[in-house]
This is a predicted structure of a 74-nucleotide RNA (transfer RNA) from a Planctomycetota bacterium. Rfam family: tRNA. Gene Ontology term of the family: triplet codon-amino acid adaptor activity.

RNA sequence: GCCACUUUAGCUCAGCUGGAUAGAGCAGGUAAUUUGUAAUUAUCAGGUCACCCGUUCAAGUCGGGUAAGUGGCU
Numbered sequence: 001g002c003c004a005c006u007u008u009a010g011c012u013c014a015g016c017u018g019g020a021u022a023g024a025g026c027a028g029g030u031a032a033u034u035u036g037u038a039a040u041u042a043u044c045a046g047g048u049c050a051c052c053c054g055u056u057c058a059a060g061u062c063g064g065g066u067a068a069g070u071g072g073c074u
Base pairs, nucleotide, nucleotide: 001073002072003071004070005069006068007067010026011025012024013023019057028044029043030042031041032040050066051065052064053063054062
């Protein structure tokens, strides 16, 4: 230098052929239970879907660009 892939909650990840109120587990707060802690149960909160532009009635999802990361080739 070239090619491919990845980027969604604090962490690990789903999200189908464009339309659902954007989700799960762990972690966190609160409550119950316990002499207390842990464990368990219930409940709550947590999001610029990396960034910019475009297509569309409508974009996490499609197109272009930028950035970061991973792998390969030279």